[in-house]
RNA sequence: GCUGGCGUAGCUCAGUUGGCAGAGCAGCGGUUUUGUAAACCGCGGGUCGGGGGUUCAAUUCCUCUCGCCAGCU
Numbered sequence: 001g002c003u004g005g006c007g008u009a010g011c012u013c014a015g016u017u018g019g020c021a022g023a024g025c026a027g028c029g030g031u032u033u034u035g036u037a038a039a040c041c042g043c044g045g046g047u048c049g050g051g052g053g054u055u056c057a058a059u060u061c062c063u064c065u066c067g068c069c070a071g072c073u
Stems, first nucleotide, its partner, number of pairs: 001072007010025004019056001027043005049065005
C1' cells in the first nucleotide's frame, strides 16, 4: 500500500427486505433477612466511532474518515 471483519448502555453482545434503540450482567431504590448473600419487584443509563449524502424518515443504504483485529504484498 491492497483486501476483509468489527465499532450500539459501565461490560458482553442482539437488532438490516429503512419506520418508537433492546437483552443479560453491573449500578441505584424497594420487598424479604437479626445482618450479608441469594431471590423477587422497580428505576436510571445511548451524539448507534466521527463528517457528508440519499430519503418524509437512516443503527440499517451510499461516500469520506478514525480506531482495533486478521490476511496479502